[in-house]
RNA sequence: GUGGCGCAACGGAUAGCUGCUUGGGAAACCAAGAGGAAAGUCCGAGCUGCAGUGAGGCAGGGUUCCACCUAACCGGUGGCCAGCGAAGCCCUUUGGGAUAAGCUGAGGGAAAGUGCAACAGAAAGCAGACCGCCGAUGGCCUUUUGGCACAGGCAAGGGUGAAAGGGUGAGGUAAGAGCUCACCGCUUCUGUGGCAACACAGAAGGCAGUGUAAACCCAACCCGCAGCAAGUCGCACCUGGUUAAAGCCUCACAUUUUUGAGUGCGACGCUAGAGCUUAGUGGUGACACUAAGCGUAGAUAAAUAGCUAUCCACGACAGAACUCGGCUUACAGUUGCGCCACCUCU
Numbered sequence: 001g002u003g004g005c006g007c008a009a010c011g012g013a014u015a016g017c018u019g020c021u022u023g024g025g026a027a028a029c030c031a032a033g034a035g036g037a038a039a040g041u042c043c044g045a046g047c048u049g050c051a052g053u054g055a056g057g058c059a060g061g062g063u064u065c066c067a068c069c070u071a072a073c074c075g076g077u078g079g080c081c082a083g084c085g086a087a088g089c090c091c092u093u094u095g096g097g098a099u100a101a102g103c104u105g106a107g108g109g110a111a112a113g114u115g116c117a118a119c120a121g122a123a124a125g126c127a128g129a130c131c132g133c134c135g136a137u138g139g140c141c142u143u144u145u146g147g148c149a150c151a152g153g154c155a156a157g158g159g160u161g162a163a164a165g166g167g168u169g170a171g172g173u174a175a176g177a178g179c180u181c182a183c184c185g186c187u188u189c190u191g192u193g194g195c196a197a198c199a200c201a202g203a204a205g206g207c208a209g210u211g212u213a214a215a216c217c218c219a220a221c222c223c224g225c226a227g228c229a230a231g232u233c234g235c236a237c238c239u240g241g242u243u244a245a246a247g248c249c250u251c252a253c254a255u256u257u258u259u260g261a262g263u264g265c266g267a268c269g270c271u272a273g274a275g276c277u278u279a280g281u282g283g284u285g286a287c288a289c290u291a292a293g294c295g296u297a298g299a300u301a302a303a304u305a306g307c308u309a310u311c312c313a314c315g316a317c318a319g320a321a322c323u324c325g326g327c328u329u330a331c332a333g334u335u336g337c338g339c340c341a342c343c344u345c346u
Base pairs, nucleotide, nucleotide: 001342002341003340004339005338006337007336008335009334010333012311013310014309015308016307017306018305020033021032022031023030024029035317039328040327042326043325044324045323046322047227048226049225050224052253053252054251055250056249057248058247060223061222062221063220064219065079066078067077068076069075080107081105082104083103084102089097090096091095108218109217113216114215115212116211117210130158131157132154133153134152137151138150139148140147141146166184167183168182169181170180171179185207186205187204188203189202190201191200192199193198231268232267233266234265235264236263237262244258275294276293277292278291279290280289281288282287312315
């Protein structure tokens, strides 16, 4: 430099004027004021209620290679396996193959049982003669070393399909076939390495109950339900009464309790939280630990804005509503870092 990838950061800037919300202040006034996704509401938690606490079972739901991280997770990190993956590499070069960085994977079990395998096709599961090959042997014909394709043999080739009961080559045969052999694949066993998924090596076996579990199902593990319009309190008004208190069941303990509904207004919940920043240490990494520092919206019809000037790359997706950790989706443009392959120069 060319080509292919991955990750991260930013998300118009500055100044002035005028407003709005919150906090402080007697006042003047001062300070703070949307996002990386605030979004979708898809997971997991905190918190709150469902009269209390605990244990077990059933029903229902969820997860699924292995190890680790995390408060937890349908999350993340690292690995294993499978598939994909280049102008480079290899080959028998209109093409094919193996790979790099990297990308993708609902990736447990099909030898517990049940079901399904549409269409096409002769045949779809304890396989199958439609085309085809043979017809050695037996049969018929024949002068013959021949003919017929009748009995019958064949899973090589064609064709159908998502899938047709290992692949390539050689031997073998009438033609064929793991029928036999070599190599590859596969199954079982053993050994070695690894925490494990798994990998490698050796031996034996001629090769099997084909596929499908985002079909029922089985196994292991996990899970109460509802949600801030949760819920709590105060005041006012109005009306009136005994109902109700987590899917089911069982057991144990404790208590003999608690509570009326509706409407309106106000207050709380409401922002200090598994918090953020920086540095160091450990770890491949997710992350953990230690130290120092920081104080960072809290509204309720809902503030976070408008105007002017200057500048540039001319500005995308988009607006908090209890909070946090993830995932997913949207995004004009700018910047930085890293990985792989090849080329050139020093």

The RNA shown here (Bacterial RNase P class A) has 346 nucleotides and comes from Nitratiruptor sp. SB155-2.
The model forms 91% of the base pairs in the Rfam consensus.
RNAcentral holds the sequence, with entries from Rfam.
The organism belongs to Nitratiruptor, within Bacteria.
The coordinates come from a structure-prediction model, not an experiment, and the mean pLDDT is 77.
Rfam family: Bacterial RNase P class A. The family's RNA type in Rfam is ribozyme.